[in-house]
RNA sequence: UGAGUCGGCCAGGCGGUCGCGUUGCGGAGAGAUCCGUGCCGAGGAACGUCCGGGCUCCACAGGGCAGGAUGGUGGGUAACGCCCACCCGGGGUGACCCGCGGGACAGUGCAACAGAAAGUAGACCGCCGCAUCUCGGUGCGGUAAGGGUGAAACGGUGGUGUAAGAGACCACCAGCACACCGGGUGACCGGUGUGGCUAGGUAAACCCCAUCCGGAGCAAGACCAGACAGGAAACGCCUGAGGGCUGUCCGCCCGAGUUUCCGGGUAGGUCGCUGGAGGCCUGCGGCAACGCAGGCCCUAGAUGGAUGGCCGCCCCCGGGGCGUACGCCCCGGCGACAGAACCCGGCGUACCGGCCGACUCAUCCA
Numbered sequence: 001u002g003a004g005u006c007g008g009c010c011a012g013g014c015g016g017u018c019g020c021g022u023u024g025c026g027g028a029g030a031g032a033u034c035c036g037u038g039c040c041g042a043g044g045a046a047c048g049u050c051c052g053g054g055c056u057c058c059a060c061a062g063g064g065c066a067g068g069a070u071g072g073u074g075g076g077u078a079a080c081g082c083c084c085a086c087c088c089g090g091g092g093u094g095a096c097c098c099g100c101g102g103g104a105c106a107g108u109g110c111a112a113c114a115g116a117a118a119g120u121a122g123a124c125c126g127c128c129g130c131a132u133c134u135c136g137g138u139g140c141g142g143u144a145a146g147g148g149u150g151a152a153a154c155g156g157u158g159g160u161g162u163a164a165g166a167g168a169c170c171a172c173c174a175g176c177a178c179a180c181c182g183g184g185u186g187a188c189c190g191g192u193g194u195g196g197c198u199a200g201g202u203a204a205a206c207c208c209c210a211u212c213c214g215g216a217g218c219a220a221g222a223c224c225a226g227a228c229a230g231g232a233a234a235c236g237c238c239u240g241a242g243g244g245c246u247g248u249c250c251g252c253c254c255g256a257g258u259u260u261c262c263g264g265g266u267a268g269g270u271c272g273c274u275g276g277a278g279g280c281c282u283g284c285g286g287c288a289a290c291g292c293a294g295g296c297c298c299u300a301g302a303u304g305g306a307u308g309g310c311c312g313c314c315c316c317c318g319g320g321g322c323g324u325a326c327g328c329c330c331c332g333g334c335g336a337c338a339g340a341a342c343c344c345g346g347c348g349u350a351c352c353g354g355c356c357g358a359c360u361c362a363u364c365c366a
Stems, first nucleotide, its partner, number of pairs: 001362010012314007020041002023038006043337001047348002050346005055217004067213005072086005087101001088099004102208002107206002109202002124147002126143007155173006174198001176195008221271004230262006242254004278297008315335001316333007
């Protein structure tokens, strides 16, 4: 210098002006509410709602069935299907990346097309033997070395052997099972020996094994609390409940209903509601994910749902002109994806442009 790999970060900036939501203070108003002023006011994904939890209500002695999820090992975590480290397999020269990574001697099933044959299967060409013959061949049998088909065809090389062949036999190698030794917490790795000579694939097919899972969700749930129809209870129906005149008593008048509760915890309102497994910095432990300790900070809470519009300058992008270069001028784009609704931890998806760090490979120079 060029080509790459991995990780982290930003998400236009400043000013003016007009508005919006929550809220503190002051004021006005009977109140609803309004006015002035101050603080705060979307995201890395607020998104999809795919997992996991907190919280709330319901259910629940314990266990099982059914159903669902997960699936190498060891850790992290409130928990997870997430994260970290490692193992195994695959890809890359490399940094590094990818893996739905338990079980196919428990059982059942499946495999298009091609091919003779797709599982203890099978013989098309070929090779060999026998028979026959009109000497091209045909029939019967053997064989699985060679050819051919396929994603996949019962291990590879060499030898012995044979009519031709074959783990039929032998040596070595690969692989499998078992036993032992060494290393590792473990997945697993390395080695030695024995065995039979090879046991195919598919579980994102049923299934088996191990582990985990009660249900619904903030429209959860709690509190305050109207009216109508209708109903119940108490007292009373002329021996009079209750009401009016009145401050009270007496008295007089009216008089068949009056009071409470249910209706309904409905309409409406308030809470839940945002300070939390919270963020930042430092130190310590750990390879890391993460944990512990100390210090500092407070940062949306709407409910027809606020967080916006316009203007100026700068930045960015596209086009054009001037110019030796640095650069200057003009026009345009208004400039990614998107937007809270109970709250967190993840994953997945979308995304203009840019910054930083670590590492790898190639080439050149000293």
Bacterial RNase P class A from Pseudactinotalea sp. Z1748, 366 nucleotides, folded computationally. A source record names the gene rnpB. It matches the Rfam family "Bacterial RNase P class A". By type it is a ribozyme. The prediction has a mean pLDDT of 75.